[in-house]
């Protein structure tokens, strides 16, 4: 380096409607699953290829709980 487990770990109304409730629809809102972009950066004598974000977008995902959660410890394997 990878994966697997444990623990840490955010954001952004549950605001209107409908309905017993789950839930769903309407606005507005969020970015750290993913996923596109752009290119700081990176690799090279250079140039081109090639990697490429926590940056943009917001398709998707999400905006009580929870949870594909980046990312940081730790463990165990190859």
């Nucleotide at each position: 380096u990878c994966g697997c487990g444990c623990g840490g770990g955010a954001g952004a109304g549950u605001c209107c409607c409908c309905g017993g409730a789950a839930g769903g629809g309407g606005c507005g809102c969020c970015g750290a699953a993913g996923g596109a972009g752009c290119a700081a950066c990176u690799c090279c004598u250079c140039c081109c290829c090639g990697g490429a974000a926590u940056c943009u977008c917001u398709c998707a995902g999400g905006c009580a709980c929870a949870g594909c959660u980046a990312c940081c410890g730790c463990c165990c394997g190859a």
Glycine riboswitch aptamer from uncultured Actinosynnema sp., 78 nucleotides, folded computationally. The RNAcentral record of the sequence draws on MGnify. NCBI's taxonomy places the organism under Bacteria, Bacillati, Pseudonocardiales, Pseudonocardiaceae, Actinosynnema.